Two RNAs folded together computationally: RNase P RNA and transfer RNA, 436 nucleotides in total. Rfam match: Bacterial RNase P class A. By type it is a ribozyme. The coordinates come from a structure-prediction model, not an experiment, and the mean pLDDT is 77.
[in-house]
RNA sequence: ACGGGCAGUCGCUCGCCGGCCGGGGGUGACCUCGGAAGGCGGGAGGAAAGUCCGGUCUCCAUAGGGCGGCGUGCCGGCUAACGGCCGGGGGGGCCUGCUCAAAGCGGGUUUCACGGAAAGUGCCACAGAAAACGUACCGCCCCCGACCUGGGGGUAAGGGUGAAAAGGUGCGGUAAGAGCGCACCGCGGCCGGAGCAAUCCGGACUGGCAGGGUAAACCCCACGCGGAGCAAGACCAAAUAGGAGAGAAGGAGCGGCCCGCUCCGUCUGACUCUCGGGUAGGUCGCUUGAGCCCGGCAGAGAUGCCGGGCCUAGAUGAAUGACUGCCGCCCGCAAGGGCACAGAAACCGGCUUACAGUUUUA
RNA sequence: CGGGGCGUAGCGCAGCCUGGUAGCGCACCACAAUGGGGUUGUGGGGGUCGGAGGUUCAAAUCCUCUCGCCCCGA
Numbered sequence: 001a002c003g004g005g006c007a008g009u010c011g012c013u014c015g016c017c018g019g020c021c022g023g024g025g026g027u028g029a030c031c032u033c034g035g036a037a038g039g040c041g042g043g044a045g046g047a048a049a050g051u052c053c054g055g056u057c058u059c060c061a062u063a064g065g066g067c068g069g070c071g072u073g074c075c076g077g078c079u080a081a082c083g084g085c086c087g088g089g090g091g092g093g094c095c096u097g098c099u100c101a102a103a104g105c106g107g108g109u110u111u112c113a114c115g116g117a118a119a120g121u122g123c124c125a126c127a128g129a130a131a132a133c134g135u136a137c138c139g140c141c142c143c144c145g146a147c148c149u150g151g152g153g154g155u156a157a158g159g160g161u162g163a164a165a166a167g168g169u170g171c172g173g174u175a176a177g178a179g180c181g182c183a184c185c186g187c188g189g190c191c192g193g194a195g196c197a198a199u200c201c202g203g204a205c206u207g208g209c210a211g212g213g214u215a216a217a218c219c220c221c222a223c224g225c226g227g228a229g230c231a232a233g234a235c236c237a238a239a240u241a242g243g244a245g246a247g248a249a250g251g252a253g254c255g256g257c258c259c260g261c262u263c264c265g266u267c268u269g270a271c272u273c274u275c276g277g278g279u280a281g282g283u284c285g286c287u288u289g290a291g292c293c294c295g296g297c298a299g300a301g302a303u304g305c306c307g308g309g310c311c312u313a314g315a316u317g318a319a320u321g322a323c324u325g326c327c328g329c330c331c332g333c334a335a336g337g338g339c340a341c342a343g344a345a346a347c348c349g350g351c352u353u354a355c356a357g358u359u360u361u362a
Numbered sequence: 363c364g365g366g367g368c369g370u371a372g373c374g375c376a377g378c379c380u381g382g383u384a385g386c387g388c389a390c391c392a393c394a395a396u397g398g399g400g401u402u403g404u405g406g407g408g409g410u411c412g413g414a415g416g417u418u419c420a421a422a423u424c425c426u427c428u429c430g431c432c433c434c435g436a
Stems, first nucleotide, its partner, number of pairs: 001358002004327007012043006020035006045341001049352002052350005057229004069225005074088005089114001090112009115220002120218002122214003137159002139155006167185006186209001187207003190203005233284004243275005254265003291310008328339004363435007372388004382419001390406005412428005
């Protein structure tokens, strides 16, 4: 990257075609809605999945500012946008060249939730003297005492504990030691240069050294963020109940399920008609779109621009299926069996996860 | 389409927020008390913390992905 191929039969769904049947409208030509059959054409994916991000679209909300909340986090670019992608920087791993080897320098590849711990707070079990305010178990050194395994002081080089112990190596220095002093390395600051920047390089400049880890602990800094979701939303519109308006009954009539009787209501209105909201139901939204293919140009690349060509599911308890033949692959001696992960539901860009087999590159 | 919760011993649960020892009840096993059983008492065993990866010295606990179950709303 691809993800079974070809052919046939019978079905399902959507669209188109020309007739047929039925309903409605119209004087008519005709218009419109529905139905069955026929012909032709389209009909799951690389992930349709998880719903983890970002957007289109629709409705609602919205003076401005602040607090709070959530998210992102080296730098630059791409993009409609993103937590995505590309390029670069830095750290780690692997391979490799120079080198006898190590160290160091260089190349390739891969990977990283990669702002801040020299703002503040918290935590670091056990062990250990001490887990960061400061401290000393063994040891080393000095002094005192002397019966001793004692007392006082200095030290952090050595031992020990621990995941982690207060820059590293060497020389000097010292009673023993220590950045105490010095050289080199490391670190911070300053200066100069390269780069848009992250950052890198250099200093015959400076500071003896700020000083452990943890921010996937609170937090600080910078940036971003209105809410809900196609069951969004729009339109048409039964029955019943309720609402509004109009008409409307007095020897009678109507209604309170039916019959008989009684009672009650009628300007607070039975009943009839009309109107409006809204439910069931139906239609739209719905698939032509940040679209796909080919070519060219710009760019290191993501990507953008230009030209030509193409139309490629649109359902709604929800179609995309079943069978047969040949071939391909797997299991099996054979008969035979099987075909990875998995299936649209408004749409798009990503990420993540699942995946038999085949192919390509390193 | 949107939101929330749960998974820890055979069963029901705590521990998770604030990271260092996984605990409680019932059940199970052994012993004692009884003639025997039940009850009671004493003692004991049993846990990949749903799975994978990461952060950290250290993960049931924090973060990410994933599996399964339950509940709520339109």